[in-house]
Context: one part of a larger RNA
RNA sequence: GGACGAACGCUGGCGGCGUGCUUAACACAUGCAAGUCGAGCGGUAAGGCCCUUCGGGGUACACGAGCGGCGAACGGGUGAGUAACACGUGAGCAACCUGCCCCCGACUCCGGGAUAAGCGGUGGAAACGCCGUCUAAUACCGGAUACGACCCAUGGUCUCCUGGCCGUGGGUGGAAAGUUUCUCGGUUGGGGAUGGGCUCGCGGCCUAUCAGCUAGUUGGUGGGGUAACAGCCUACCAAGGCGAUUACGGGUAGCCGGCCUGAGAGGGCGACCGGCCACACUGGGACUGAGACACGGCCCAGACUCCUACGGGAGGCAGCAGUGGGGAAUAUUGCGCAAUGGGCGAAAGCCUGACGCAGCGACGCCGCGUGGGGGAUGACGGCCUUCGGGUUGUAAACCUCUUUUACCACCAACGCAGGCUCCCAGUGCUCUGGGGGUUGACGGUAGGUGGGGAAUAAGGACCGGCUAACUACGUGCCAGCAGCCGCGGUAAUACGUAGGGUCCGAGCGUUGUCC
Numbered sequence: 001g002g003a004c005g006a007a008c009g010c011u012g013g014c015g016g017c018g019u020g021c022u023u024a025a026c027a028c029a030u031g032c033a034a035g036u037c038g039a040g041c042g043g044u045a046a047g048g049c050c051c052u053u054c055g056g057g058g059u060a061c062a063c064g065a066g067c068g069g070c071g072a073a074c075g076g077g078u079g080a081g082u083a084a085c086a087c088g089u090g091a092g093c094a095a096c097c098u099g100c101c102c103c104c105g106a107c108u109c110c111g112g113g114a115u116a117a118g119c120g121g122u123g124g125a126a127a128c129g130c131c132g133u134c135u136a137a138u139a140c141c142g143g144a145u146a147c148g149a150c151c152c153a154u155g156g157u158c159u160c161c162u163g164g165c166c167g168u169g170g171g172u173g174g175a176a177a178g179u180u181u182c183u184c185g186g187u188u189g190g191g192g193a194u195g196g197g198c199u200c201g202c203g204g205c206c207u208a209u210c211a212g213c214u215a216g217u218u219g220g221u222g223g224g225g226u227a228a229c230a231g232c233c234u235a236c237c238a239a240g241g242c243g244a245u246u247a248c249g250g251g252u253a254g255c256c257g258g259c260c261u262g263a264g265a266g267g268g269c270g271a272c273c274g275g276c277c278a279c280a281c282u283g284g285g286a287c288u289g290a291g292a293c294a295c296g297g298c299c300c301a302g303a304c305u306c307c308u309a310c311g312g313g314a315g316g317c318a319g320c321a322g323u324g325g326g327g328a329a330u331a332u333u334g335c336g337c338a339a340u341g342g343g344c345g346a347a348a349g350c351c352u353g354a355c356g357c358a359g360c361g362a363c364g365c366c367g368c369g370u371g372g373g374g375g376a377u378g379a380c381g382g383c384c385u386u387c388g389g390g391u392u393g394u395a396a397a398c399c400u401c402u403u404u405u406a407c408c409a410c411c412a413a414c415g416c417a418g419g420c421u422c423c424c425a426g427u428g429c430u431c432u433g434g435g436g437g438u439u440g441a442c443g444g445u446a447g448g449u450g451g452g453g454a455a456u457a458a459g460g461a462c463c464g465g466c467u468a469a470c471u472a473c474g475u476g477c478c479a480g481c482a483g484c485c486g487c488g489g490u491a492a493u494a495c496g497u498a499g500g501g502u503c504c505g506a507g508c509g510u511u512g513u514c515c
Base pairs, nucleotide, nucleotide: 001515002514003513004512006511007510008509009508010507013368014367015366016365017364018363019361020360021326026324027323028322030321031320032319035070036069037068040067041066043063044062047061048059049058050057051056077279078278079277087203088202089201090200091199092198093197096196097195101192102191103190104189105188106187107186108185109143110142111141112140118133119132120131121130122129123128149172150171151170152169153168154167155166156165157164158163205251206250207249212242213241214240217239218238219237220236221235222234223233224232254276255275256274257273258269259268260267261266281302282301283300284299285298304315305314306313307312332358334357335356336355340354341352342351343350344349371401372400373399374398381392382391383390384389407451408450409449410448411447415442418439419438420437421436422435423434424433425432426431459504460503461502462501463500464485465484466483470499471498472497473496474495480487481486
């Protein structure tokens, strides 16, 4: 000098874009953050309409709860752990999986028994159950058919070692309807795309005041297990495996794209944004599923908090806000799904604290303003003075001009070339074209026009040398200053105040950290 997720002191006009718990991965009140589908199903709790004997019934739009499907494994948070194939990079899988999506081929036949909801009864303070009975399905089960899968036999072909690919013959397992006009589906086989799993080479911290480490340890065989290779697991057998090219131990730490600095080499860092990983009160475990060992799922144990009728139950903000606490220190219990994206749905649509916006903070960067021109008798005042004057200083007053910003009034967006819906035409809303209607949180915001009036807006640090900027008074080794050298003991340009000056400027200084 530069930089910062900064903090502190003084000061503070506006806007744009960013950014904001670095500390206690401390504990959390409250609300919201993951639902959706009636075009899968039985149904009808609520609302509308009609009838009513006032008990209720019907109806279409729809729809609480329930069965079922898809989603909930994404998105969002955090950095505790991890020195590891965790990450980065480059390869490999002839050892693998992949829901939804796309392409191609084939199929979608015949049956069956339950169960939730409902109704009746019953236990419990509650959470939550239990019994009986009735019922449906794209829920569940059985059978038939079948290229393909597995095993055996066999032929061809290829190669990266176990082998891969193609073909022939024998034994086990799979379809679901609604509409049947279109559409959306289901099953099976092959391929693709996407996403993942596994393996390996290389790379990136400190420490030898850690020198030896290791028993599933290293390898083999049999068995098990996985989507898959493998001591991944198990029994037996062998005695191996790693290490000064640093094993093992200890400390520290999420990694990277990148960021800061520097001429570069290098050094430091990993906040925001993006990729990967890990975690979800602490520890362990599996279930479901294409995918989890699952933040807002389940079970067990523990700590903590809450409810209780004392028998028993409930909970997990490292989601968005917000509270307490810790701290030098870090924001609103806001608006909206209008846009982008996601889930479900045929769609309308519903949900979405992702996201888009708004609020707060000079926390940062950038831009703008606090007026422009004229104006000397160099006014008054202040300060200094050699008492002549000098300086503040064209500065002010005064004249003239302008009106950015702020304020007031009016007009008023883009973000919507989209979405939805109705009508018409080619007409089957399948798509296209035309027309009408509707759809914006931000927001009456940005922007524009008009209005009046210099009107609404300047401070901070420093002035001994380094280092740019000097005098007076006060003080008298006191009070104090200080980054280093050092100032202060009666003439202090170094302390305090004032005048003046210098440097920056809505900031200026100080502290901390890095280069």